[in-house]
RNA sequence: GGGCCCGUAGUUAAGUGGUAUAACAGAGCUCUCCAAAAGCUCAAUCGGGGGUUCAAUUCCCUCCGGGCCUG
Numbered sequence: 001g002g003g004c005c006c007g008u009a010g011u012u013a014a015g016u017g018g019u020a021u022a023a024c025a026g027a028g029c030u031c032u033c034c035a036a037a038a039g040c041u042c043a044a045u046c047g048g049g050g051g052u053u054c055a056a057u058u059c060c061c062u063c064c065g066g067g068c069c070u071g
Stems, first nucleotide, its partner, number of pairs: 001070007010024004018054001026042005047063005
């Protein structure tokens, strides 16, 4: 230099055009003499920019970051 893959919540992941989800972690509440465990509730996320579309996490372009293969 060329090719391919990945980037979603604090962490690990799901979601491939139509309300962004789960687990763990965090906060609050219930239970308890207290605590643990358990249960209920809450908050929090689409790497940046542009394009297509009525509508984009999803499709296209570009940039940024990470990984793999290769001259």

Notes:
A computed fold for a 71-nucleotide RNA from a Parcubacteria group bacterium, annotated as transfer RNA. Model confidence (mean pLDDT): 84 of 100. The sequence was found in a public genome assembly.